[in-house]
The prediction has a mean pLDDT of 77. A computed fold for a 79-nucleotide RNA, annotated as ZMP/ZTP riboswitch aptamer (pfl RNA motif). The model forms 95% of the base pairs in the Rfam consensus. It was read from a public genome assembly, where an Rfam model found it. Rfam family: ZMP/ZTP riboswitch aptamer (pfl RNA motif). The family has 185 seed sequences and 3,295 matches in Rfam 15.1. Gene Ontology terms of the family: one-carbon metabolic process and regulation of purine nucleotide biosynthetic process. A reference for the family is Ren et al. (2015), "Global RNA Fold and Molecular Recognition for a pfl Riboswitch Bound to ZMP, a Master Regulator of One-Carbon Metabolism", Structure.
């Protein structure tokens, strides 16, 4: 030097559920869904800065509790 990692801007963007706390949307269903609106938003891409080990040991959807169902990333397998 580089792989790679951290942070920031911009772009794009999966997923964004049910009940209660409680006053956190509207309408329709009844398992945890559908439509609309608002907001959140990991991941990915470009660029910039820093590190290149004092890094990382998963992460995302207002809060808390009880649950349900997913996304992304990583690892492995096959083509």
């Nucleotide at each position: 030097a580089a792989a790679c990692g951290g942070c920031g801007c911009c772009g794009c963007a999966a997923c964004u559920g049910a009940c209660g706390g409680a006053a956190a949307g509207c309408g329709g269903a009844c398992a945890a869904c559908c439509g609309c609106a608002a907001g959140g938003g990991a991941a990915c891409g470009u660029c910039g800065c820093c590190g290149g080990a004092u890094a990382a040991u998963g992460u995302c959807g207002a809060c808390c509790g009880u649950c349900u169902g997913g996304g992304c990333a990583c690892a492995c397998u096959u083509g």